Background
A computed fold for an 89-nucleotide RNA from an Alphaproteobacteria bacterium, annotated as Glycine riboswitch aptamer. It matches the Rfam family "Glycine riboswitch aptamer". Rfam links the family to the GO term glycine biosynthetic process.
């Protein structure tokens, strides 16, 4: 110096109710309908791995929607750059 892979930072980031009732000075809080899907969670294959086979293993921005979410804000997978750890050419 290149690659990878954690961390921090900073920039960029979508979706979806201006519901209804009821507390409350308010910011919020309960319930209950409807809805979103990119924290996190959970789920699979005709592939590919092992394996004669049964049959185990394997992923996602898919799928579910348990969590979270549904004005802003905060959060947000992933993507850019910046600094640092560890591996490896």
């Nucleotide at each position: 110096g290149c690659g990878g892979u954690c961390g921090c930072g900073c920039g960029g980031g979508a979706g979806a109710g201006c519901g209804u009732g009821g507390g409350g000075c308010g910011a919020c809080c309960c319930a209950c309908c409807g809805c979103c899907g990119a924290a996190g969670g959970a789920g699979c294959a005709a592939g590919c791995c092992g394996c004669c086979c049964c049959c185990g293993g394997u992923a996602a921005u898919c799928u579910c929607u348990c969590a979270g979410g549904c004005c802003c804000a905060a959060g947000g997978a992933c993507c850019g750059c910046g600094c640092g750890g560890c591996c490896g050419c």